c-di-GMP-I riboswitch aptamer, 86 nucleotides, folded computationally. Model confidence (mean pLDDT): 86 of 100. The model forms 90% of the base pairs in the Rfam consensus. The sequence was found by an Rfam model in a public genome assembly.
[in-house]
RNA sequence: UACCGAUAAUAGCAAACUUAUCGAAAGGUGAGGACGCAAAGUUAUGGACCUAAGGAAUAAAACUCUAUGGUUGCCAAACUGCCGAA
Numbered sequence: 001u002a003c004c005g006a007u008a009a010u011a012g013c014a015a016a017c018u019u020a021u022c023g024a025a026a027g028g029u030g031a032g033g034a035c036g037c038a039a040a041g042u043u044a045u046g047g048a049c050c051u052a053a054g055g056a057a058u059a060a061a062a063c064u065c066u067a068u069g070g071u072u073g074c075c076a077a078a079c080u081g082c083c084g085a086a
Base pairs, nucleotide, nucleotide: 004084005083012037013036017032018031019030020029021028022027035073041079042078043077045076046075047074048071049070050069054066055065056064
């Protein structure tokens, strides 16, 4: 230095749920709260998944399709980063 990752140390993040708020929804953000996390730090780049306002289709409605909306705590990839037992 790289891989790796302790019943080590220090610091950190925060699922479900509750609440306020933004949003058409999915979901986001703040507060409380801890299931977990060594990248649970960042980026929607590839895949996957969620939603369907608008649009397509129809005489109309329903259904269906569709991301330009989301999820990085689904998996990869890229960039960055704390500690050091085996």